[in-house]
Context: one part of a larger RNA
Molecule: small-subunit ribosomal RNA, 5' domain
Organism: Ulvibacter antarcticus
This record gives sequence, structure tokens and C1' cells, in this order.
RNA sequence: GGAUGAACGCUAGCGGCAGGCCUAACACAUGCAAGUCGAGGGGUAACAGGGAAGCUUGCUUCCGCUGACGACCGGCGCACGGGUGCGUAACGCGUAUACAAUCUACCUUGUACUAGGGGAUAGCCUUUAGAAAUGAAGAUUAAUACCCUAUAGUCUAUUAGAGUGGCAUCACUUUUAUAGUAAAGAUUACGGUACAAGAUGAGUAUGCGUCCUAUUAGUUUGUUGGUGUGGUAACGGCACACCAAGACUACGAUAGGUAGGGGCCCUGAGAGGGGGAUCCCCCACACUGGUACUGAGACACGGACCAGACUCCUACGGGAGGCAGCAGUGAGGAAUAUUGGACAAUGGGCGAGAGCCUGAUCCAGCCAUGCCGCGUGCAGGAAGACUGCCCUAUGGGUUGUAAACUGCUUUUAUACAGGAAGAAACACUCCCUCGUGAGGGAGCUUGACGGUACUGUAAGAAUAAGGAUCGGCUAACUCCGUGCCAGCAGCCGCGGUAAUACGGAGGAUCCAAGCGUUAUCC
Repeated sequence: GGAUGAACGCUAGCGGCAGGCCUAACACAUGCAAGUCGAGGGGUAACAGGGAAGCUUGCUUCCGCUGACGACCGGCGCACGGGUGCGUAACGCGUAUACAAUCUACCUUGUACUAGGGGAUAGCCUUUAGAAAUGAAGAUUAAUACCCUAUAGUCUAUUAGAGUGGCAUCACUUUUAUAGUAAAGAUUACGGUACAAGAUGAGUAUGCGUCCUAUUAGUUUGUUGGUGUGGUAACGGCACACCAAGACUACGAUAGGUAGGGGCCCUGAGAGGGGGAUCCCCCACACUGGUACUGAGACACGGACCAGACUCCUACGGGAGGCAGCAGUGAGGAAUAUUGGACAAUGGGCGAGAGCCUGAUCCAGCCAUGCCGCGUGCAGGAAGACUGCCCUAUGGGUUGUAAACUGCUUUUAUACAGGAAGAAACACUCCCUCGUGAGGGAGCUUGACGGUACUGUAAGAAUAAGGAUCGGCUAACUCCGUGCCAGCAGCCGCGGUAAUACGGAGGAUCCAAGCGUUAUCC
């Protein structure tokens, strides 16, 4: 000198864009953050419409008839999105390869099919246990829930051949035999099943790279390898049984400490050095530890079970909970924001769609935390006015064109008026092409921000400057006070009666809505 997720002191007019718990992965009141589908189903608790009955004439009862729909069965989603950096020195990450050792819901393409039956169960009803959480028994009912049968092959397993290819285990193609496994309806819009291919996502393996300590020198028993079995989507000591005795290490094993990694960021001419906030990719975690279930995908933040700590409820028998989601609270701390608005846009989930949900997201609020921009006037004006201060040769000098005064302008602030872009669509109506499903055109509809940005008009210099420093380094000097005191200080150092170094004043210098100090890095 540059930089910062900064803090502190003094000060402060506005706007745009960004950023905002670095500490206690400490504990959390409250609200919200993942639902959706009635075009899968039985149905009708609430609301609305319709109908019927009764009469008290404006109320009551009844009817799932309709729109819709609480709870329930079922499907899809909840494995995404969002948070945090505890752990991890590791194939975790980065990069480059491999899978002849693998899986992939939804989506796209192609081929074929969608046949016939059955038994339950939630809900509802009845009874019942409990303070509650939550159950128990009986009766009864549906489905795109579940089960059985049929049919099927470029599917799976086994058997027997043939051909082609490969880096090995082998792979691919084809023929034959045996056995096995499918489906779901529906308002005809949409779905379902099998197989193959694609796309996307994931899994696994390997080469190289990846902090400090030798005041850590030996480490290891599923350890290293083999055979077999099991397990997995898949390879593998992944697990187990048996067999062998190996495996790693001074090119640093093992142990200890520290740490999420990268793209990137800061600095520097570069080489390097330092860092890992925001944004993007990957990983790990979800009160602590463990376990699996479901599922295409989890060993699952707002799922389950067990143990533990903590908090809460209790009728003492037993139960409930998990903000490292968004706000917010306490605590810690030098220190870090609103218990806001909207789904209008983008994206996501479900749905045929309308739509519903979405603290993702888009916006608004707070904070000079940073960067950038603008303003606090401009021109003229010497009697070089007065005051102040200082010096003095007592004439004057300085503050200083500064002020007064004259003219001009109105950014900004204020008031009033107009007022966006972001919106293109979906759906619906009509038309065209083509055709049983899409494409195109026209019309119509939709804005949280927001009466915001922006524009115009009005009056008036009107609404707006501070901070640090002035001995040398280092730009900027005098007086008064103090008297080794009070104090200053980054280093050298200053102060003991003439202090340009302390405190005040005047003046000056440098930056400027900031200026200094502190901390850290180059």
C1' cells in the first nucleotide's frame, strides 16, 4: 500500500447493487416450512344448492340427489428443495480412466398384451379399557389394495450343440429341451403389464495429487492371501467355515495434532504466500449412539424401533418432544436483521385439468457492513469590512472572495399530478393444418413488489460535513496553560519554566458521508 462476513470511537443527506451468528453442532415458547389426487374406492362429518315432510310462515327434521369434501383405504411425492460444517487426513475431494462386476421410479421410442376367478381389511355400526396418548372385541363393506389360475417371450434358471469376437475371468448371436414369473380398471380423456433401447440419476474400482509432528519407529490377527458357502443391484474378508503365514513401513507405516474438499477469493510483476464468507459442484450430519423397515432410490432433518441425556404432561398406572428449515426467544459474545407480503414471475410435488401446496423462490423491512454514484450550490463581489487569533519595524499581516451584497440554477429534499416494464402463457371461445392426438393463429384472463421506479409542475439557497493529523519517518506551525506533573507514543522518542511532540485555541494538511483505531492476511 492492498484486502475483510469485521468490531469499537466520533460523525452522518440520498440512491443503486451486494452482504449480514465467524462465538455455544448451546437450549428452545409460538406460528408456518409437504402435500396432492373424488377422472382409483367405500362413503357423507362440516359447508352450499336442490327436493320432501311438519307446522309455530320462518324455523325444525329427513333424502348423498348435486357441487364439493373431514376422517379412512389406495396411488404418487415425502430420498427433491432448504440448513449446518460436528465428524472425516479418507478413493472424502480434485483430475483421468474402467465396470466383460452394476441398478435406475417418473420421461421418450419400439414390440406384444390387458383373460377368468377368489378371500380379506380400514372406514361405518355395536360393545368395551384408559386421565391421556392410544387401544381391544364383535358384526359388516369397496377398490387401480391383496391372492390364485390362464396365456407369453429378444425374460429368468438349468441342459445340450454351433458360430463370431475379446486383455483374462469370458462376452455376443443362434438352435433345442424342461421348469417358472404379468396385468386394472375407467365417465373412453387417461391408465396397467412384459421385454428391448435411450435419456437422467446413482453405485463400485483404479493411477496421480491432497496439512503439521520422528521430542510418534515399528504396526497388523479378518490382519494378507487361497478354497468354498452366504450376502449384495454388483465386485470384494463384505460376512462366515477351513487352509497357508502373510501384509504395511525411513519414498515415513503406526500414533498424535489440526482440518470438510474443490471451482474460487485476497495479495503479489510473477513465482509464491494466505484463505475456503456469499454463489456453484461434491461429501458428511440432523438431540447423542445403534438398528433395520418401506421403497426405483434412505439405513431417511420436519418417518419407525431400541438405549442414553435433557425438557414437558400425568389421575403416578403411563405418555409427549427434537429449529444445524423461515422468522423469533434465552444464553454465549467485540459482534451479525422482521415472530413481514405473495405464489404475480422462475422452479418443484400431486392432478386429465381447473387448481391446491411450496419460509424453495420473488419481494418488502432493519444495519454506512462493503462497493459504486449523486448532493450539501454556481458566478460576480476588496471598504481586502467587523470579530477572533497571531506576529510586529505599531505601518500592518492572517482568517479571506470567505462573509455581507447582486445575479443565476433547483440535482436532491418537500408538495401536487400522471404512472410502468417485469405477462408470456395455462385454461376457455373461435379459426387453420392435420387428424381420434398434436401444432399454429386470433380473442379473453392474471402483478406480491406498488401508486414503487420513472416523468412532469410549483416555490425557494432553500433540506444536508465531518473525522484524523500537523517533531522525524510523513503532507501540514504558532500562541497560551502545564512544569519528568498531567499526559503522549507505531518506531526513534517528547515533558524537570521560553514544549512546532502533553492539554486548549487560531491556522494549516489529508481524506470525505465518512474518518480514525484495533484485529487478521499478503